This is a predicted structure of a 395-nucleotide RNA (Bacterial RNase P class A) from a Burkholderiaceae bacterium. Lineage of the source: Bacteria > Pseudomonadati > Betaproteobacteria > Burkholderiales > Burkholderiaceae. The coordinates come from a structure-prediction model, not an experiment, and the mean pLDDT is 76. Rfam family: Bacterial RNase P class A. Its family is annotated with dimeric ribonuclease P complex, tRNA processing and ribonuclease P activity in the Gene Ontology. The family's RNA type in Rfam is ribozyme.
[in-house]
RNA sequence: GGAGCGAGCCGGACGGUCGCCGGCGUGAGCCGGAGGAAGGUCCGGACUCCAGGGGAAGGAUGCUGGCUAACGGCCAGGCGCAGCCAGUCGGGCCGAAAGGCCGGACCGGGCACGACGGAAAGUGGCACAGAGAACAGACCGCCCCCGGCGCCUCGCGGCACCGGUGGCAAGGGUGAAACGGCGAGGUAAGAGCUCACCGCGCCGUUGGUGACAGCGGCGGCACGCCAAACCCCAUCCGGAGCAACAUCGAAUAGGCACGCGCGACGGCUUCGGCCGUCCGGACCCCAUCCGAGCGUGCGGGUAGAUGGCUAGAGCCGGCCGGUAACGGUCGGCCCAGAGGAAUGACCGUCACGCCGCGAGGCGGACAGAAUCCGGCCUACAGGCUCGCUCCCCCU
Numbered sequence: 001g002g003a004g005c006g007a008g009c010c011g012g013a014c015g016g017u018c019g020c021c022g023g024c025g026u027g028a029g030c031c032g033g034a035g036g037a038a039g040g041u042c043c044g045g046a047c048u049c050c051a052g053g054g055g056a057a058g059g060a061u062g063c064u065g066g067c068u069a070a071c072g073g074c075c076a077g078g079c080g081c082a083g084c085c086a087g088u089c090g091g092g093c094c095g096a097a098a099g100g101c102c103g104g105a106c107c108g109g110g111c112a113c114g115a116c117g118g119a120a121a122g123u124g125g126c127a128c129a130g131a132g133a134a135c136a137g138a139c140c141g142c143c144c145c146c147g148g149c150g151c152c153u154c155g156c157g158g159c160a161c162c163g164g165u166g167g168c169a170a171g172g173g174u175g176a177a178a179c180g181g182c183g184a185g186g187u188a189a190g191a192g193c194u195c196a197c198c199g200c201g202c203c204g205u206u207g208g209u210g211a212c213a214g215c216g217g218c219g220g221c222a223c224g225c226c227a228a229a230c231c232c233c234a235u236c237c238g239g240a241g242c243a244a245c246a247u248c249g250a251a252u253a254g255g256c257a258c259g260c261g262c263g264a265c266g267g268c269u270u271c272g273g274c275c276g277u278c279c280g281g282a283c284c285c286c287a288u289c290c291g292a293g294c295g296u297g298c299g300g301g302u303a304g305a306u307g308g309c310u311a312g313a314g315c316c317g318g319c320c321g322g323u324a325a326c327g328g329u330c331g332g333c334c335c336a337g338a339g340g341a342a343u344g345a346c347c348g349u350c351a352c353g354c355c356g357c358g359a360g361g362c363g364g365a366c367a368g369a370a371u372c373c374g375g376c377c378u379a380c381a382g383g384c385u386c387g388c389u390c391c392c393c394c395u
Base pairs, nucleotide, nucleotide: 001391002390003389004388005387006386007385008384009383010382012350013349014348015347016346017345018344020033021032022031023030024029035366039377040376042375043374044373045372046371047241048240049239050238058237059236060235061234062233063077064076065075066074067073078116079114080113083111084110085109087106088105089104091102092101093100094099117232118231122230123229124226125225126224139172140171141168142167143166145164146163147162148161150159151158152157180198181197183195184194185193199221200219201218202217203216204215205214206213207212245307246306247305248304255298256297257296258295259294260293263278264277265276266275267274268273279291280290281289282288314333315332316331317330318329319328320327321326352363353362354361355360
């Protein structure tokens, strides 16, 4: 200097003109006015209303300890890793060698990753390939024996091939996974058959709050994987959401109460009304149609208005406790509050990036509050800082 991985941060600055929203002011005017995610609405709360026995059902979470109002969040730790980089030991295969490939054990540092309770409670599943997929299995192969044939040999016998009865699971092959791994002994060949180491399980002991780890002994291996299959165990969870909810409340149309009114006569009536004659009104006349509501008060709801509504698990800084997340304390600060929804446009100077010899020109992402907080996730031009690893150059 560069590359990769990881973590954190910034997200142009200042000024002017004209506007918009809110607050203050009699007024001129003054002050404040988007974000790291305001986003997705995925978790957890505050707040409001509704419901109110207990359980069950259902849902969520799931190593340990801590933080927090709470959480599926955060911090610290443990374990795993078939993740990365570097190292050590002992093997197998290929190769003439140099070397390469394969799998095993150990170690350490850093970083990353992990739906990380239970698979010796039960049920179930394991495609394709493969001989065999969980009381497993023999395709190629390895080996003993028997027979045949060929060759060598005087012969005993040996070798190759073919067939058969058996033994084996080392090697090959299939697969995501093959019923412990690796080395030695052993054997006809083999095999935890035996032994060392490793793994696994059980017991004891030591350390740790704990997850767990170290050490010692025993066991020849039983107990493959899947719970992001059912299931089991533990813990937590009432419902709806600011269009919650509260207060005020028109016009019109319903409801209730009161007052006034509802032409005259006759008949019928199931008491609601109906019919006939006359009268009044609408039209110039006939025909036809009409003849009952009005006022005041109360009450509920709607439109609308106001509150909820932004001083809060608040922000900044110092000190103290804690590895940290975080907590305590002291001081300072006030930082949008709309409601079909303001936060904008233009200009100048500077900074940054790109282009140009130069004068100069061009460019600025993702996105935008809606009751408020704590998180998670997702998007993002350009730039800065730190840590680890590797490479190159110089000294």